[in-house]
Description:
Transfer RNA from a Candidatus Woesearchaeota archaeon, 72 nucleotides, folded computationally.
RNA sequence: GCCUCCUUGGCUUAGUCGUAUAGCGCGUGCUUGGUAAGCACGAGGUCCCGAGUUCAAAUCUCGGAGGAGGCU
Numbered sequence: 001g002c003c004u005c006c007u008u009g010g011c012u013u014a015g016u017c018g019u020a021u022a023g024c025g026c027g028u029g030c031u032u033g034g035u036a037a038g039c040a041c042g043a044g045g046u047c048c049c050g051a052g053u054u055c056a057a058a059u060c061u062c063g064g065a066g067g068a069g070g071c072u
Base pairs, nucleotide, nucleotide: 001071002070003069004068005067006066007065010024011023012022018055026042027041028040029039030038048064049063050062051061052060
């Protein structure tokens, strides 16, 4: 220098243009003599940044940033 892939709550992650998911963690409550476990409920997201296409973009296109791998 060239090619491919990844970026979504604190962490790991699902997501086919049409309400942003789940697990762990966190908070509250139930349960217990008490703790753990279990159960119920809740909070927490500018979907890496910018632009474009579209009635509508996490999703498609382009550019940028960061990361991983490969080729020379």
NCBI's taxonomy places the organism under Archaea, Nanobdellati, Candidatus Woesearchaeota.
Rfam family: tRNA.
The sequence was found in a public genome assembly.
Its mean pLDDT, the model's own confidence on a scale to 100, is 82.